[in-house]
RNA sequence: AUUGAACGCUGGCGGUAUGCUUAACACAUGCAAGUCGAACGGUAACAGCAGAAGCUUGCUUCUGGCUGACGAGUGGCGGACGGGUGAGUAACACGUAGGAAUCUAUCCUUCAGCGGGGGACAACUUGGGGAAACUCGAGCUAAUACCGCAUACGCCCUACGGGGGAAAGUCGGGGACCUUUCGGGGCCUGACACUGAUGGAUGAGCCUGCGUCCAAUUAGCUUGUUGGUGAGGUAAUGGCCCACCAAGGCGACGAUUGGUAGCUGGUUUGAGAGGAUGACCAGCCACACUGGGACUGAGACACGGCCCAGACUCCUACGGGAGGCAGCAGUGGGGAAUAUUGGACAAUGGGCGCAAGCCUGAUCCAGCAAUACCGCGUGUGUGAAGAAGGCCUUAGGGUUGUAAAGCACUUUCAGUAGGGAAGAAAAGUUUUGGGUUAAUACCCCAGGACCUUGACGGUACCUACAGAAGAAGCACCGGCUAACUCCGUGCCAGCAGCCGCGGUAAUACGGGGGGUGCAAGCGUUAAUCGGCUUUACUGGACGUAAAGCGCGCGUAGGUGGUUUAGCAAGUUGGAUGUGAAAGCCCCGGGCUCAACCUGGGAACUGCAUCCAAAACUGCUAAGCCUAGAGUGUAUGGUAGAGGGAAGUGGAAUUCCGGGUGUAGCGGUGAAAUGCGUAGAUAUGUGGAGGAACACCAAUGGCGAAGGCAACUUCCUGGAUCAACAUUGACGCUGAGGUGCGAAAGCGUGGGGAGCAAACAGGAUUAGAUACCCUGGUAGUCCACGCCGUAAACGAUGGGUACUAGCCGUUGGGAGGGUUACCUCUUAGUGGCGCAGCUAACGCGUUAAGUACCCCGCCUGGGGAGUACGGUCGCAAGAUUAAAACUCAAAGGAAUUGACGGGGGCCCGCACAAGCGGUGGAGCAUGUGGUUUAAUUCGAUGCAACGCGAAGAACCUUACCUACCCUUGACAUCUUCGGAACUUAGCAGAGAUGCUUUGGUGCCUUCGGGAACCGAAUGACAGGUGCUGCAUGGCUGUCGUCAGCUCGUGUCGUGAGAUGUUGGGUUAAGUCCCGUAACGAGCGCAACCCUUGUCCUUAGUUACCAGCACGUAAUGGUGGGCACUCUAGGGAGACUGCCGGUGACAAACCGGAGGAAGGUGGGGAUGACGUCAAGUCAUCAUGGCCCUUAUGGGUAGGGCUACACACGUGCUACAAUGGUCGGUACAGAGGGCUGCAAUACGGUGACGUGGAGCUAAUCUCAGAAAACCGAUCGUAGUCCGGAUUGGAGUCUGCAACUCGACUCCAUGAAGUUGGAAUCGCUAGUAAUCGCGGAUCAGAAUGUCGCGGUGAAUACGUUCCCGGGCCUUGUACACACCGCCCGUCACUCCAUGGGAGUGGGUUGCAACAGAAGUGGCUAGCUUAACCUUCGGGAUGGCGGUCACCACGGUGUGGUUCAUGAACUGGGGUG
Repeated sequence: AUUGAACGCUGGCGGUAUGCUUAACACAUGCAAGUCGAACGGUAACAGCAGAAGCUUGCUUCUGGCUGACGAGUGGCGGACGGGUGAGUAACACGUAGGAAUCUAUCCUUCAGCGGGGGACAACUUGGGGAAACUCGAGCUAAUACCGCAUACGCCCUACGGGGGAAAGUCGGGGACCUUUCGGGGCCUGACACUGAUGGAUGAGCCUGCGUCCAAUUAGCUUGUUGGUGAGGUAAUGGCCCACCAAGGCGACGAUUGGUAGCUGGUUUGAGAGGAUGACCAGCCACACUGGGACUGAGACACGGCCCAGACUCCUACGGGAGGCAGCAGUGGGGAAUAUUGGACAAUGGGCGCAAGCCUGAUCCAGCAAUACCGCGUGUGUGAAGAAGGCCUUAGGGUUGUAAAGCACUUUCAGUAGGGAAGAAAAGUUUUGGGUUAAUACCCCAGGACCUUGACGGUACCUACAGAAGAAGCACCGGCUAACUCCGUGCCAGCAGCCGCGGUAAUACGGGGGGUGCAAGCGUUAAUCGGCUUUACUGGACGUAAAGCGCGCGUAGGUGGUUUAGCAAGUUGGAUGUGAAAGCCCCGGGCUCAACCUGGGAACUGCAUCCAAAACUGCUAAGCCUAGAGUGUAUGGUAGAGGGAAGUGGAAUUCCGGGUGUAGCGGUGAAAUGCGUAGAUAUGUGGAGGAACACCAAUGGCGAAGGCAACUUCCUGGAUCAACAUUGACGCUGAGGUGCGAAAGCGUGGGGAGCAAACAGGAUUAGAUACCCUGGUAGUCCACGCCGUAAACGAUGGGUACUAGCCGUUGGGAGGGUUACCUCUUAGUGGCGCAGCUAACGCGUUAAGUACCCCGCCUGGGGAGUACGGUCGCAAGAUUAAAACUCAAAGGAAUUGACGGGGGCCCGCACAAGCGGUGGAGCAUGUGGUUUAAUUCGAUGCAACGCGAAGAACCUUACCUACCCUUGACAUCUUCGGAACUUAGCAGAGAUGCUUUGGUGCCUUCGGGAACCGAAUGACAGGUGCUGCAUGGCUGUCGUCAGCUCGUGUCGUGAGAUGUUGGGUUAAGUCCCGUAACGAGCGCAACCCUUGUCCUUAGUUACCAGCACGUAAUGGUGGGCACUCUAGGGAGACUGCCGGUGACAAACCGGAGGAAGGUGGGGAUGACGUCAAGUCAUCAUGGCCCUUAUGGGUAGGGCUACACACGUGCUACAAUGGUCGGUACAGAGGGCUGCAAUACGGUGACGUGGAGCUAAUCUCAGAAAACCGAUCGUAGUCCGGAUUGGAGUCUGCAACUCGACUCCAUGAAGUUGGAAUCGCUAGUAAUCGCGGAUCAGAAUGUCGCGGUGAAUACGUUCCCGGGCCUUGUACACACCGCCCGUCACUCCAUGGGAGUGGGUUGCAACAGAAGUGGCUAGCUUAACCUUCGGGAUGGCGGUCACCACGGUGUGGUUCAUGAACUGGGGUG
């Protein structure tokens, strides 16, 4: 785009078309083929007329074919057309173009005729049978029915002499003449018939060329088959049929067989070529319940005819009969689905008829259906307060929306009323002219007048009237694809053409609002074509995406060098015929337009015939040529693992004999099995046997491929070079065919050293039916025969020609040459590379380039190279080769990442080297688990676990139990009242409740107001309730790792690349050099803080050198600012200098100077990003949820539980130590709800008391390890301190659950810690103490501070993490990836399967209705003949041949189904 459509929702009008696609299923009822009285005998019905009878005098009955007419019958013509359907048919059925051996009623032309006789049979009458349908006998009768005779131009047959064969009348008219039963007839004439023939027209039959679906898993078919001769038969040719003869005919250009199908003009789609299709309309064919058959006829083997058989239905008196809607309506059934049992012959056409006319479900109309196409309408203008309502909202507004209302108009269509065409031409009556005729009749033709003929139809069309009045839906709105929001739902419900959407913020589901598209329709489904170059003729591919046969030879076929002549098959041009009409297209015309109808043209790309041309192809010529191809030369060579056979050789392995010799050998990552004291391995020597041929050796050579490797001989194939002859296109390719064809395997017979499937043992391992080891059989080898496959690969078929080069190498030849070699040429074999090609990779004279020829092969993945069938094979199996079903991908090349038990380079307390720990003990603390009314919640590898928590007895607190409150503990607003506040008592666990005391405040413009308290009402409060996977913010981690990007340019079809890679160097993408890149940004570094040196400024509370005073002593005092110190500002360090290395670089190494040297130490600082990392319980926040509770208050309890497991710590296990005594040296901090001195009490925690201090002033505050002494003596101890008992101290409302500390007593485990694991590179580790925050109290935690103060680093192989480059990848959620097979379960389709059922078909014989033909001695027979006996002829019967249905046997094929069972496959 389209449809004979269907379904869903909706539906105003008209025009024009169309309407059982399914059951060629079955049919009730009505109609669809009759007509002619001008062929005939006639008169059942009707009407008229005449007559008669009855009589209620206009009715009934009867008679009469007299008339109009006419049932039934004889006869003629038509029922072979028209109408329906598409079952069958793959065929001369159809289409197209031709042909010769034919027929053709009616029609036309022409010629001739139409004379004279005869005998019957229906109807009818009568008798009989039967339920009926129908039928039998007897008798009468007509014809245009039937039969002779006569005639025969032309016709037919012929032996060329001859012979044969027709007919019918009817009606109209008429002047003479004849006749008459007075009706008429003869005769003449016209019309229509009739007979014989001729030609035509029309229709039909037959034959032929070409075209016309799928399957080769259908390859051979055929016996009347192919041809001939002769007879028969037909309208006619012909094996159409028969007899005889011959053995042919068809087929890979697809016979035969199977499946499917009416064919065409056309229709539909498409740019076309094509594809699909064959409704309506038109042409042809076939069919008419199924099968067979003929009859009649011009024509049929006959839709509404006949006979027979079969199935079905109906009637029946059970004896027998009837029927055929695939005609029009209609019914049932089937189905998703398809209309009225309508009107009319008015028109067009058909049949009959002289005609009038009759018949006509053909046809013309109407009805039903939005089924399709076309047209029209459902109003138009104005109208902003942008109404109301709806929806959304950022709450302002926006949108629906000029839309509505309102105002002003119009009236198509529908409605009502009125008017009103065309479709009608004829026929008939009458009349005029012409024809015919003897004629003025009749008849025919042309014209005039009159009279009529319409189903549709209440028509089309026109006019009037009234009123916006009666007339809009459907689908869609994630992308493709025009059109967006809210609510509901919550991987549910659902959507979906593809991708996909839905798991609590869905533009995708459902609804609302809004929008978009089309519109009396809109969507969906189905189907066809297109897009699709996705079967490629136009117009594709085959190295890697699917696809080159493993390789030759060669048949058919295809294709083919040069030249000349001829022919004209192909080809080209012209002409003629045809290519039906309709349709499509163009130009006109008619319906108001359009659809539709109609006139003309063009076109119909085709076929046939004729003429012409001769370039190309083809054919012919025993033509020509030599460039292709082949052959030859006592022409010459050359190289080679080319093939086959026979023989020979040496090295090595193994075995055997004997010698020497002794304890191991062998094997592996390490071992063991194995061999060996019966003498191995090792080492000499001799022998046996089999297999393979080191070095040469190569990117080398040969071969068609597989493949070929010691040497010699014989046989043999091919290649190649140079020269000369010769043949003269002999060429190329190659479906089938045929040969060769690695390894493995099979058969028979040999052989068997080594190796080695299977197998055995030993190892490895979780296992190890493996990899490794020790053995070992088939096999490997030979001969003969099979198999016929491989990643049989260059994943690249063969041939020919052309298209830049350079560098190797093998064989031959030529030239030059200084004898190194160079140049040219030819045949191979390699590397790189231009143009070109390619999706890219790549290919590139050895093409995957440019062309031609031939063959093979491909068409999404899986199923599957499988099943079934066939062929081959001994088998294994090979070859040929599907479908159902299933998926939305499978695949190629390249890109960026990520990953690798890949590679390279580099870094890091990563390893190593060291020091100290953890893991074992006790305790502290956190977590898991368990328990519990609750043990609140979160954090969970590194990156949770002394984490949130810088501190849970109450509070905190979120949890549990119990008791209370409900505008609430807290915020704002409204109303009312009251100062606020406060004392005391009682009840209660308390919250709270009841009573009670004191108190009337502040400002004021006197109205009131502010703060506070209480009450009421509703808006609201409140939530540590959920979602960190809706979020902000903050944080962790990779990682203080050196990376992450951009602009422009360039390269690439593109993703992307380049830059950022490379060479160096660095802590560093730090810097330098190189460079199709040049620059830039975020990171690095630096800038900041602190510490280390110096200078300067300033000196209180810090300091005290010098001066002075003073003390028992003390910067205590005066004084000083020198020093220390404090805290402001500066200086200093930059690879700056020197030497070396390096590339004249960057930089590195060493040195000098310096307080400090190569980032001096430390800190802050964290790129792009990753982990849906963590946090809704810090805070904020969307959405959801609770609202007398999930909110709020109170008391008590819990977070502190305890068979257990883990993390992080503390204290230890002791002598580098414990205990006791003495002595010394810090830094950084805190302090008014506080730090607290001196003093006193207490063994002590601490208490009493209070100087000083808002702090460089006072205080916490005694630093400890260290040092000097004493003691302990290796022990569960004078170690260790858990646990427990007792007594206390302190804080606090309160230490029971559940605090810390002190004293006395007790004195557990633990003697240095398994596997494993952590930290640290210098003022670090280790060790020692001090302080702060939190805090009433409560640190072994945490954050800080100083004291003492090491060891080690060869180095980068390994473990972990990271950076850069490179490589592979089937990964991209990115290796915690992806993914294979079995097993288990569900569902689906399918193969096999004992079989079973159906269809179809072959063969064999049986059977044989009706019918036709042959024969006929039985029976019978009007016309003709007759010699009257009969004959001829016909009929009936019989029989033979053919044959439908049917049955039997046995095969083939196909479909369906299939028990038990079974095979694989697909999906989850």
RNAcentral holds the sequence, with entries from ENA. A computed fold for a 1468-nucleotide RNA from an uncultured prokaryote, annotated as small-subunit ribosomal RNA. Its mean pLDDT, the model's own confidence on a scale to 100, is 84.